[in-house]
RNA sequence: GGUACUCGCGGCGAUGGAGUUCGCCAAAACCGAGGCCUAUCAAUUCGUCAAGUGGAUUGAGACGUCUUCUAAUGACUCCUACACUGAA
Numbered sequence: 001g002g003u004a005c006u007c008g009c010g011g012c013g014a015u016g017g018a019g020u021u022c023g024c025c026a027a028a029a030c031c032g033a034g035g036c037c038u039a040u041c042a043a044u045u046c047g048u049c050a051a052g053u054g055g056a057u058u059g060a061g062a063c064g065u066c067u068u069c070u071a072a073u074g075a076c077u078c079c080u081a082c083a084c085u086g087a088a
C1' cells in the first nucleotide's frame, strides 16, 4: 500500500421532522409506476439467377422525451404541510 472479514460510528430505503423497529451499504446502498415514441433485435414478406443494401407487416423494445397515476412511512406511531367530508 492492496484484498477479505469483523466491531464501532455513520449513511441509505421515490416529497419534511421525531421515536421505535427491519433491511441494505460502506463509496456504495438509494434515485416510483403505467402509457406513447425512437435506436436496436427477431420473424414473415417484397425485390434478385442467387445475394447484399433497402422497403413493408408483426412482436419485443433500452436510452430519452411527452403524458397519466399513487404516496410525506421500508414498516408502525406521532407532528407538520397538502387534499376530501362533516360540525362549531
Stems, first nucleotide, its partner, number of pairs: 010025004016079006032069004037064001040060007
Predicted 3D model of an 88-nucleotide RNA (Fluoride riboswitch aptamer (crcB RNA motif)) from an Ignavibacteriales bacterium.
Model confidence (mean pLDDT): 76 of 100.
The model forms 100% of the base pairs in the Rfam consensus.
The organism belongs to Ignavibacteriales, within Bacteria.